[in-house]
Context: one part of a larger RNA
């Protein structure tokens, strides 16, 4: 100087408390451990691994296993020699890779034979083989925490200190006052995006707002008001008033769509964990090279006596079922989205208007509201499991897809010790869309809107953190 303390003081945070909903019990989904296996490819492992890399494992993917093949190689560049276009299409053998046969077929030219392709040989290729304890890059984490440093000066023999401590204040090393310090840098804040109000511009979205027409639908004429969209601008600064205070600032108030960093996001200092990743990529070294490379078929990654993690659905009556009836936002769409009509109980099939889309479509949002029924029952709750029949995608759903219909109806009556999330348009609850994607194991993830709470006395305690101080046999 740090680190540590079941030392002290001050302070903060969904840390506790107050409150709402969960998890831990059940069934299932997904991930993991373990066990199994020819293989169940590899990585991630307290917080910070475990719906994680996977924003899509039937083949492919695929890195694993078994078997069949291959050796200049699936891919790149070059040299020597030889041959000729190559590709494609057809037939045969084969599980296919592959092998055999048939057919078709170039360009430039100062003809050196070049371009191109194939073969042989040689340099070399190739490796998701090892090492994240050799690395770059990227990322997690402490932590959006308020800190981490430097120049000069001063003090100290020196390590170092001072500044950065102190008194206030703040979300903040934010600012003020003081001070052997005076300044400065990286951080904080602001500048960026989005959302909330208004104004201007533009109007094939919107509007009887005012007029006219109407097969009544902004449908048509028409309008530039409104909604909205897209650009541009205004607006908030403790600016104003009152109180306290030396000041910074704090409290209250007015005006205002909005206050005192308005809400949300992007943004992560010096560093820590030899944290994670050699399998995204790049890369040193080591290793394989008739194989640890490459091609193919089938299988596996989907196994299951168990254990854990994250979820979904429930255990019902503020509920289930049936009928009727409202109101979104944000996205996607041309080998695509698909209207309408017809067929089917349905998944879906046939047809194919329109639309590269504020103009068409996915698209009936659901919870809600109105009415009916069920009456506390393992039930008209709950839907696992299993039987049968079908639809669709795809070369192909046996291993191993999703969905539909009929039947079957399991556990489950609110969950021990313990434990998690959330402070407002949040929690809870309800549906919708998208990426990946032929299809889909999505209940995941990322977004979007609808309905919409309760509670915070307080900082003693638990957890994490900041500053000062104290002890130390630790560095």
């Nucleotide at each position: 100087u740090g680190a540590c303390g079941g030392g002290g003081g001050c302070c903060c945070g969904a840390a506790c408390a107050a409150g709402c909903g969960g998890c831990g019990g059940a069934g299932c989904a997904u991930g993991u451990g373990g066990a199994u296996u020819a293989a169940u490819u590899c990585g991630a492992u307290g917080c910070a691994a475990c719906g994680c890399g996977a924003a899509g494992a039937a083949c492919c993917u695929u890195a694993c296993c078994u078997g069949g093949g291959u050796u200049u190689g699936a891919c790149a560049u070059c040299c020597a020699c030889c041959a000729g276009a190559u590709c494609g299409c057809c037939c045969c053998a084969g599980a296919g890779a592959u092998g055999g046969g048939g057919u078709u077929u170039c360009c430039c030219u100062c003809c050196g034979u070049g371009g191109c392709u194939g073969g042989u040989g040689g340099a070399c290729a190739g490796g998701u083989g090892g090492u994240g304890c050799a690395u770059g890059g990227c990322u997690g984490u402490c932590g959006u925490c308020a800190g981490c440093u430097c120049g000069u000066g001063u003090c100290g023999u020196g390590a170092g200190a001072u500044g950065u401590u102190g008194g206030g204040u703040u979300a903040a090393g934010u600012c003020c006052c003081g001070c052997a310090a005076c300044g400065a840098g990286c951080g904080c804040a602001a500048c960026c995006c989005u959302u909330g109000u208004c104004c201007c511009g533009u109007g094939u979205u919107a509007c009887c707002a005012g007029c006219a027409a109407u097969c009544c639908g902004g449908u048509u004429g028409g309008g530039g008001a409104c909604u909205c969209a897209c650009g541009g601008g205004a607006g908030a600064c403790u600016g104003c008033c009152g109180a306290g205070g030396c000041a910074a600032c704090u409290c209250g108030g007015a005006g205002g769509a909005a206050g005192g960093u308005g809400g949300g996001g992007a943004c992560g200092a010096c560093g820590u964990c030899a944290a994670g990743u050699c399998a995204u990529c790049a890369u040193g070294c080591c290793c394989c090279u008739g194989a640890u490379g490459c091609c193919c078929a089938g299988g596996g990654c989907u196994u299951c006596a168990c254990a854990c993690a994250u979820g979904c659905u429930a255990c019902a009556a503020u509920g289930g079922c049936c009928g009727g009836u409202a109101c979104a936002a944000a996205g996607g769409g041309u080998g695509g989205c698909g209207a309408u009509c017809c067929c089917g109980c349905g998944a879906g099939g046939g047809u194919g208007g329109g639309c590269g889309a504020a103009u068409c479509u996915c698209c009936c949002a659901a919870a809600g509201c109105c009415g009916g029924u069920c009456g506390u029952a393992g039930u008209u709750c709950g839907g696992a499991u299993c039987g049968g029949g079908g639809u669709c995608u795809g070369c192909a759903a046996c291993c191993c897809g999703a969905c539909c219909c009929c039947g079957u109806g399991a556990a489950g009556g609110c969950g021990g010790a313990g434990u998690c999330g959330c402070u407002a348009g949040u929690a809870a609850u309800c549906g919708c869309a998208g990426a990946u994607c032929a299809g889909c194991a999505a209940u995941g993830c990322u977004g979007c809107g609808g309905u919409g709470a309760a509670u915070a006395c307080g900082u003693u305690c638990c957890c994490g953190g900041g500053c000062c101080u104290u002890g130390u046999a630790c560095a």

Annotation:
A computed fold for a 475-nucleotide part of an RNA from Salinifilum aidingensis, annotated as small-subunit ribosomal RNA, 3' major domain. Its mean pLDDT, the model's own confidence on a scale to 100, is 85.